[in-house]
Context: one part of a larger RNA
Molecule: large-subunit ribosomal RNA, domain II
Organism: mouse gut metagenome
RNA sequence: UCCGGCGAGUGAAUGUGACUGGCAAGGUUAAGAACCAAAAGUUCGAAGCCGAAGGGAAACCGAGUCUGAAAAGGGCGAUAGAAGUCAGUUAUAUUCGACCCGAAACCGGGUGAUCUAUCCAUGUCCAGGCUGAAGUGGAGGUAAAACUCCAUGGAGGGCCGAACCGACUCCCGUUGAAAUGGUAGCGGAUGAGGUGUGGAUAGGGGAGAAAUUCCAAUCGAACCCGGAGAUAGCUGGUUCUCUCCGAAAUAGCUUUAGGGCUAGCCUCGUAUGAAUGAUUGCUGGAGGUAAAGCACUGAAUGGGCUAGGGGCCGAAAGGUUACUGAACCCUAUCAAACUAAGAAUGCCAGACAAUUGAAAUACGGGAGUCAGACGGUGGGAGAUAAGUUUCAUCGUCAAAAGGGAAAGAGCCCAGACCCACAGCUAAGGUCCCAAAGUAAAUUUAAGUGGAAAAGGAUGUGGAGUUGCACAGACAACUAGGAUGUUGGCUUAGAAGCAGCCACUCAUUAAAAGAGUGCGUAAUAGCUCACUAGUCGAGUGACUCUGCGCCGAAAAUUUAACGGGGCUAAAAUUUACACCGAAGCUUGGGCUAACAAGUAAUUAACAAUGCAUAUUAAGUCAGAUGAAGAUGAUAUGUGCAGCGUUAGUUACUUGUUGGGGUAGGAGAGCGUUGUGUACAGGAAGAAGCCAUAGCGAAAGCGGUGGUGGACAGUACAGAAGUGAGAAUGCCGGA
Repeated sequence: UCCGGCGAGUGAAUGUGACUGGCAAGGUUAAGAACCAAAAGUUCGAAGCCGAAGGGAAACCGAGUCUGAAAAGGGCGAUAGAAGUCAGUUAUAUUCGACCCGAAACCGGGUGAUCUAUCCAUGUCCAGGCUGAAGUGGAGGUAAAACUCCAUGGAGGGCCGAACCGACUCCCGUUGAAAUGGUAGCGGAUGAGGUGUGGAUAGGGGAGAAAUUCCAAUCGAACCCGGAGAUAGCUGGUUCUCUCCGAAAUAGCUUUAGGGCUAGCCUCGUAUGAAUGAUUGCUGGAGGUAAAGCACUGAAUGGGCUAGGGGCCGAAAGGUUACUGAACCCUAUCAAACUAAGAAUGCCAGACAAUUGAAAUACGGGAGUCAGACGGUGGGAGAUAAGUUUCAUCGUCAAAAGGGAAAGAGCCCAGACCCACAGCUAAGGUCCCAAAGUAAAUUUAAGUGGAAAAGGAUGUGGAGUUGCACAGACAACUAGGAUGUUGGCUUAGAAGCAGCCACUCAUUAAAAGAGUGCGUAAUAGCUCACUAGUCGAGUGACUCUGCGCCGAAAAUUUAACGGGGCUAAAAUUUACACCGAAGCUUGGGCUAACAAGUAAUUAACAAUGCAUAUUAAGUCAGAUGAAGAUGAUAUGUGCAGCGUUAGUUACUUGUUGGGGUAGGAGAGCGUUGUGUACAGGAAGAAGCCAUAGCGAAAGCGGUGGUGGACAGUACAGAAGUGAGAAUGCCGGA
């Protein structure tokens, strides 16, 4: 990792609802007993419970009662159209382990000191070498000593180093040779030494040269069994099919925030049934947002006028002011917490009309949801940042597949019952990848298209305003561009050209500034304005606008059209086509709900008919007797029954539907026992293998093989009833 088996909403009691059944103003037995029996059961048993009456705290009263002084008022009841109760099935709730698995822990009683810690008792072990304390002897020395030397001696938590004990370092080992080891070095090695045997201390405890260290590979509290299925608002898992509907991620409260409760939103049932809902039109309302505005509240620009203040003068009175300046006036503005005024939407209400058509409301059963995400719009927070956060509103996703956007939960189009080698379209497209395109007009030259700003530019197209121009413009070329004068001042110099001043003058002229730049120390020189000539037709300035250009640097590889490639296959505009989806249409089929019709069936009623029993007028018969036969009519019972009403089922037709998570409702398939009925099996059961059959699915069947003894169908009824997931459990490969 795979395969097989096992593996999770169960049981009891008690409520509540639905359905089915019994009896019904009543319903029902419990324990127990009796009887019968193999068992199942049957019959007793009214104690009790629920209901038929309520009100009050109660006494108590009672269709009323309580409050109250009350015959008031009010509360709760009664009435009418009023039904309960006992079982069964099912849904759900409560209490229990309560769908299953899962803690770490807590408590009780025991078992452990054969590991290890400390202690007690009693034994045992420590190669070899080194050092050489005290003491002692001798010699020297002294008055005697002290003292010195030489021997002797053999002390020490002494030294070196094996056994032994330990464990400092590197490396190896790391599913190991080993659940702590190995190689090489390393520390202690007569001591607080090592070690054998026996014993002591026990978990709320012991022991500890003390590390949360040890107490049997277990230690911030051992292990075993029990309480025990502890608890788990947490994680994981929860097994067949189909049909109908289909959410929420919000509000309030919560020691509450990943949990709950109530409401909201979903589902099922019942009731209401032209009264209710929704949309549009119409009518009537409330409002203070957007925009706007500046009368109010504030902010804020320039100016005018002005009280006051400051400065200056003055002894004061007062005067004055290139200072400041409230209010007022004019001008131009701003505001979520400004508004004299004020939309569009939205909201509320309403008769009528149109569309829709149970959407609606009430009651009752069952839920799930309380982490939402992105996009558009209107705001707050933030930085008018975020795939940010927080509200409102709409959409999509969630729970939605299909087509488009290369690829993509939330964007655009569009809501998948099934089938089709049929058609039409949406978004988006039509050169090739890759289904489908042509025509016309214009623009772009940047691969712009196929990322980007302020800003910049004789890019280019369109529209316009204005100047000059055949009395010759613009550009180019030729020529002139002078004189008073070097204007005055300043200056070392200042001559058009450092700087300052000047209504900046005047002359000659076709024209020429007291000078537009370059230049010189200053002159000089070059040039411009301006003028003439040559030439011969357009040439300047500005505004608006279309498309382009620059601005433009990023990290693995082109990589900012999906690629090829494109000068249209780019852009703007026009016309007509086509492609394109699970959309729409066409043809066929399945299914649900509703409606209508037909048929069958059940129950009730019922014209009528038949049968039967009784009655009996009459008739027959008879002796005018008894017994008997028949029998209109009436009554009872049973059967049939045109028809009516209600229900169920099936079929046909029509209409409207059939995406779906949590979840609600419904209908089925299959497995294992049981009962009744029927049928099968050695001429081969179950199981297994193969297989082209049937069914909408779960599934069911036929045939053949294998197998070798059981097993099926119908209807009931009962469950240890369906496996792919739980780091599931057991076994196997």